[in-house]
Context: one part of a larger RNA
Molecule: small-subunit ribosomal RNA, 5' domain
Organism: Candidatus Zambryskiibacteriota bacterium
RNA sequence: GGAUGAACGCUGGCGGCGUGCCUUAGGCAUGCAAGUCGAACGGUCCCGACGUAAGUCGGGGCAGUGGCAGACGGGUGAGUAAUGCGCAGGAAUCUACCCCUAGGAGGGACAUAGCCAUCCGAAAGGAUGGGUAAUUUCCCAUAUCUCGCAAGAGGAAAGCUCUUAACUGGGCACCAAGGGAGGAGCCUGCGUCCUAUCAGCUAGUUGGUGGGGUAAUGGCCUACCAAGGCAACGACGGGUAGCUGGACUGAGAGGUCGAUCAGCCACAACUGCACUGAAACACGGGCAGUACACCUACGGGUGGCAGCAACCGGGAAUAUUGCGCAAUGGACGAAAGUCUGACGCAGCGACGCCGCGUGGAGGAUGAAGGCCUAUGGGUUGUAAACUCCUUUUGCCAAGCUGUUCACGGCUUGGAGAAUAAGCUUCUACAAACUACGUGCCAGAAGUCUCGGUAAUACGUAGGAAGCAAGCGUUAUCC
Numbered sequence: 001g002g003a004u005g006a007a008c009g010c011u012g013g014c015g016g017c018g019u020g021c022c023u024u025a026g027g028c029a030u031g032c033a034a035g036u037c038g039a040a041c042g043g044u045c046c047c048g049a050c051g052u053a054a055g056u057c058g059g060g061g062c063a064g065u066g067g068c069a070g071a072c073g074g075g076u077g078a079g080u081a082a083u084g085c086g087c088a089g090g091a092a093u094c095u096a097c098c099c100c101u102a103g104g105a106g107g108g109a110c111a112u113a114g115c116c117a118u119c120c121g122a123a124a125g126g127a128u129g130g131g132u133a134a135u136u137u138c139c140c141a142u143a144u145c146u147c148g149c150a151a152g153a154g155g156a157a158a159g160c161u162c163u164u165a166a167c168u169g170g171g172c173a174c175c176a177a178g179g180g181a182g183g184a185g186c187c188u189g190c191g192u193c194c195u196a197u198c199a200g201c202u203a204g205u206u207g208g209u210g211g212g213g214u215a216a217u218g219g220c221c222u223a224c225c226a227a228g229g230c231a232a233c234g235a236c237g238g239g240u241a242g243c244u245g246g247a248c249u250g251a252g253a254g255g256u257c258g259a260u261c262a263g264c265c266a267c268a269a270c271u272g273c274a275c276u277g278a279a280a281c282a283c284g285g286g287c288a289g290u291a292c293a294c295c296u297a298c299g300g301g302u303g304g305c306a307g308c309a310a311c312c313g314g315g316a317a318u319a320u321u322g323c324g325c326a327a328u329g330g331a332c333g334a335a336a337g338u339c340u341g342a343c344g345c346a347g348c349g350a351c352g353c354c355g356c357g358u359g360g361a362g363g364a365u366g367a368a369g370g371c372c373u374a375u376g377g378g379u380u381g382u383a384a385a386c387u388c389c390u391u392u393u394g395c396c397a398a399g400c401u402g403u404u405c406a407c408g409g410c411u412u413g414g415a416g417a418a419u420a421a422g423c424u425u426c427u428a429c430a431a432a433c434u435a436c437g438u439g440c441c442a443g444a445a446g447u448c449u450c451g452g453u454a455a456u457a458c459g460u461a462g463g464a465a466g467c468a469a470g471c472g473u474u475a476u477c478c
Base pairs, nucleotide, nucleotide: 001478002477003476004475006474007473008472009471010470013356014355015354016353017352018351019349020348021314026312027311030309031308032307035068036067037066040065041064043062044061045060046059047058048057049056050055075267076266077265084192085191086190087189088188089187090186093184094183095182098180099179100178101177103175104174106140107139108138109137115130116129117128118127119126120125145154146153147152159172160171161170162169193239194238195237200230201229202228205227206226207225208224209223210222211221212220242264243263244262245261246257247256248255249254269290270289271288272287273286292303293302294301295300320346322345323344324343328342329340330339331338332337359389360388361387362386369380370379371378372377395414396413397412398411399410400409401408422467423466424465425464426463428447429446433462434461435460436459437458443450444449
């Protein structure tokens, strides 16, 4: 000198774009953050039309069954020095939704929730009996597929809706097979911080065979057999740490860092486990243990903000319990649409970068006042006053506009120099000096140092220098 997710002191006009718990992965009141589909299904309630009624048709709500989505999106960096990440390869794999190809979709059956009845419980919730539907479930049939040398064995399906007088036709779904795209799992090589005041480490350990397991290879697991495997090119241990694209600095080489944005990984109070599923060992799913908190009729239950806001605590320190689904994207749906604290916006903070303004031109009696003085004057200083002009920004008013519009944008007119300057420094390094006060005191200081009666170094004043809506200090990196 540059840089920062900064903080602190003094000061502070506006706008644009960014950015904002770096500390306790401490605890969390409250609200919201993942639902959707009635064109899969039975029921129930309400409204309307027709009808004497039975009932039919239409619209809306509700819980339940069923389907898809809750594995994405959002957060955090605790753990992890390699089961990670980065680059380059590989073979023994899976893949819902999407696209392509060429096929199928025949027959039958049993349940169960909702509902009704009875009962238990403070609640959370649950038990027994009766009966019901489906794109729920099961059986049979067939199958280009799989296994097998072969014989042979095994494996599927579901409807809904629109149109038609009807046949039919269209759309969306369903099943099996092959391919694609995108995604995921696995393996290998190389690279990836400090420490030898860590030198030896290892029994599922290293390899083989049989078996199991997985979508798949493999000590992944198991039984038996062999005795291997790693290490001074640093094993093992200890410390620290998410990795990368990148960021800062530097002429570069290099050094340091990994906030925001993007890719990957890991985690979801802590520990372990599986279920469902194409995919999870699953942040707002489940079970168990532990700690904590809450409710309780003391028998027992409930909860998990490292989602968005908010709160307490910690801290030098970091924002609103805001608006909207208008846009982009996502889930579901045939669609209308519903949901979406993703996202788009607004609010707060000079936290950063950039831009603009705080007026422009003229104006000497060099006014007054201040300060200095050799008392002549010098300086503040064209600075002010005063004259003419302008209106960015701000204020007031009207109008236009963005397909849809949360939030915004623009135009025109009016009055008025009005609403707007500070901070640090002035011995040398290093741009900028005098007076008074103080008297090794009070104090200053980045370094050398300054101050003990004439201090350009302390304090104040006048003046000057630098930067400027900022200026200075502190911390850290180059």